Model confidence (mean pLDDT): 83 of 100. Transfer RNA from bacterium UBP4_UBA6127, 73 nucleotides, folded computationally. It was read from a public genome assembly.
C1' cells in the first nucleotide's frame, strides 16, 4: 500500500424484495411470595457509525470518509 467482511438500544445479535426500527439479556415499575429467589405484566431506553447520493420512500442502493477483523505484499 491492496482486497474482503462488519459497524443497528448499555451487552449480544436479528430485520426476507426498498416502505411497522426488533429480540434475548441488563435497567426501571408493578403482580404472585410473609420476605428472598423465581416467575408474569408494563415501561424507559436508537444520530440504523458519520457525510453525500438515488427514489415519492433508504438499516437496505451508489460514492466518499471514520473505525474493528481478516487475506496479501
Nucleotide at each position: 500500500g491492496g482486497g474482503g467482511a462488519c459497524g443497528u438500544a448499555g451487552c449480544u445479535c436479528a430485520a426476507u424484495u426498498g416502505g411497522g426500527a426488533g429480540a434475548g439479556c441488563g435497567c426501571c415499575a408493578g403482580g404472585c411470595u410473609g420476605g428472598c429467589a423465581g416467575u408474569c405484566u408494563g415501561g424507559a431506553g436508537g444520530u440504523c457509525a458519520c457525510g453525500g447520493g438515488u427514489u415519492c420512500g433508504a438499516c437496505c442502493c451508489c460514492c466518499g470518509u471514520c473505525g474493528u477483523c481478516u487475506c496479501c505484499a